[in-house]
RNA sequence: GGGGUCAUCGGCUAGCUUGGUCUAGGCUUCAAGCUUGGGGUGUUUGAGACCUGGGUUCAAAUCCCAGUGACCCCA
Numbered sequence: 001g002g003g004g005u006c007a008u009c010g011g012c013u014a015g016c017u018u019g020g021u022c023u024a025g026g027c028u029u030c031a032a033g034c035u036u037g038g039g040g041u042g043u044u045u046g047a048g049a050c051c052u053g054g055g056u057u058c059a060a061a062u063c064c065c066a067g068u069g070a071c072c073c074c075a
Stems, first nucleotide, its partner, number of pairs: 001074007010028004020058001029047006051067005
């Protein structure tokens, strides 16, 4: 220098091909309540995310372009 894959709650992960419905789902974490003599366990509720910018569209986490970052391959 060329090519490819990926980027989503504090952490892990699904959703992306087929755009829509719900409040972006699950596990974990954290907070509070219940349970207990107290704790643990269990249970209920809550908190928390689409890398950045632009475009297409009535509508974008999803499609397109550019950028940034990570990893891999070629040279």

Source information: Model confidence (mean pLDDT): 81 of 100. Transfer RNA from Candidatus Micrarchaeum sp., 75 nucleotides, folded computationally. It matches the Rfam family "tRNA". By type it is a transfer RNA. NCBI's taxonomy places the organism under Archaea, Nanobdellati, Microcaldota, Candidatus Micrarchaeia, Candidatus Micrarchaeum.